[in-house]
């Protein structure tokens, strides 16, 4: 340089045009305990007191609607040279 694949919360991972992050782990709070572990209940992407707004590597496009389809770029992996 050429071809192919991948990128989603703290981690694994789901959704393949129609409520993003199901489910699990970790974490936070509470209950229980003398205390801790285990167990149980609730919470847990970001901003915000809230109402609400934003968010799937970055930018643009198609569409009523995009993590998903199209284009450009970035990063990583595999193959070829």
């Nucleotide at each position: 340089g050429g071809g192919g694949g991948a990128g989603u919360g703290g981690c694994g991972g789901a959704a393949u045009g129609g409520c993003a992050g199901a489910c699990g782990c970790a974490c936070c709070u509470g209950a229980c305990u003398c205390a801790a572990a285990a167990u149980c209940a609730g919470g847990c992407g970001c901003c915000g007191c809230a109402a609400g707004g934003c968010g799937u590597g970055g930018g643009g496009g198609u569409u009523c609607a995009a993590g998903u389809c199209c284009c450009c770029c970035c990063u990583c992996c595999c193959c070829c040279a």
A computed fold for an 81-nucleotide RNA from a bacterium, annotated as transfer RNA. It matches the Rfam family "tRNA". By type it is a transfer RNA. From the family's description: Transfer RNA (tRNA) molecules are approximately 80 nucleotides in length. It was read from a public genome assembly.